[in-house]
């Protein structure tokens, strides 16, 4: 790099601005913001909660069934994410907050 497979979640969240194309609807590119706890890390050894550090990611989800409409739910699509650099690579290495703390277990010690 390409292909098939498995699990999670789509409830809610969160947009300007410049340039390009366009008959329009919207597309693409940059730039600033802004959501968001999927993975790493952290409080933390373990649940819980938490934190936008590190690395994705998003800032239109569509369609059928079914409902008087809706919702809820059922299928189906499609989306994300299931860490990241670097090296001579079944192997070694590197960075990741002058950050805030909190309940509750364990326990000789986090």
């Nucleotide at each position: 790099g390409a292909c098939c497979a498995g699990c999670a979640u789509c409830a809610a969240g969160a947009g300007u601005u410049g340039g390009g194309c366009u008959g329009a609807c919207g597309c693409c590119c940059g730039g600033c913001g802004c959501c968001a706890a999927c993975c790493u890390g952290c409080u933390c050894c373990c649940c819980g909660a938490g934190c936008a550090a590190g690395g994705u990611g998003g800032c239109u989800c569509c369609c059928u069934c079914g409902c008087a409409a809706a919702a809820u739910g059922a299928g189906g699509g499609g989306a994300u994410g299931c860490g990241g650099c670097c090296g001579g690579a079944c192997c070694g290495g590197c960075a990741a907050a002058c950050a805030a703390a909190c309940g509750g277990g364990c326990u000789a010690a986090g």
Molecule: SAM-I/IV (S-adenosyl methionine) riboswitch aptamer
Organism: uncultured Caulobacterales bacterium